[in-house]
RNA sequence: GGGCCUAUAGUUUAGUGGUAGAACACCGCAUUUGCAAUGCGGAAACGCCAGUUCGAUUCUGGCUAGGUCCA
Repeated sequence: GGGCCUAUAGUUUAGUGGUAGAACACCGCAUUUGCAAUGCGGAAACGCCAGUUCGAUUCUGGCUAGGUCCA
């Protein structure tokens, strides 16, 4: 330098055009003498810029970052 793949919550991830879901972690309440466990509830995310579309996490292009292969 070139080819391919990936980017969603603090972490691991689901989601093939129409309300973004889960687990762990975090916070509150209940339970306990206390802690843990358990139950209930809550906050928290679509890498960036454009394009297509009535509508984009999803499709297209570029950029950035990571992985992998070739040179």
Molecule: transfer RNA
Organism: Candidatus Tagabacteria bacterium CG_4_10_14_0_2_um_filter_40_13